Predicted 3D model of an 86-nucleotide RNA (c-di-GMP-I riboswitch aptamer) from a Deltaproteobacteria bacterium.
RNA sequence: UUUGUCUCAGAGCAAACCUCGGGAAACCGUGGGACGCAGAGUCACGAAGCUUGGUGUAGAUACACCAUGCUGGUCGGGCCGCCAAA
Numbered sequence: 001u002u003u004g005u006c007u008c009a010g011a012g013c014a015a016a017c018c019u020c021g022g023g024a025a026a027c028c029g030u031g032g033g034a035c036g037c038a039g040a041g042u043c044a045c046g047a048a049g050c051u052u053g054g055u056g057u058a059g060a061u062a063c064a065c066c067a068u069g070c071u072g073g074u075c076g077g078g079c080c081g082c083c084a085a086a
Base pairs, nucleotide, nucleotide: 001086002085003084004083012037013036017032018031020029021028022027035073041079042078043077045076046075047074048071049070050069053066054065055064056063057062
């Protein structure tokens, strides 16, 4: 430098669910717990999704648009990095 997680070593993370706390919600944190993860490390940069709220059309329930909030365990990208092989 390239390739890889079928396979070695030492480690690591932790879905659902439960507890307590925060939040309007989405969701987040602590402890328990393991469905899984070879980047399930990190950054909301692009896309996508989620939740409020709003605007417009319309006119009584529909359509369209927009986060400032959230998701990195949805995809892409940036940065940093373990192991093995060549």
It matches the Rfam family "c-di-GMP-I riboswitch aptamer". Its family is annotated with cyclic-di-GMP binding in the Gene Ontology. Model confidence (mean pLDDT): 76 of 100.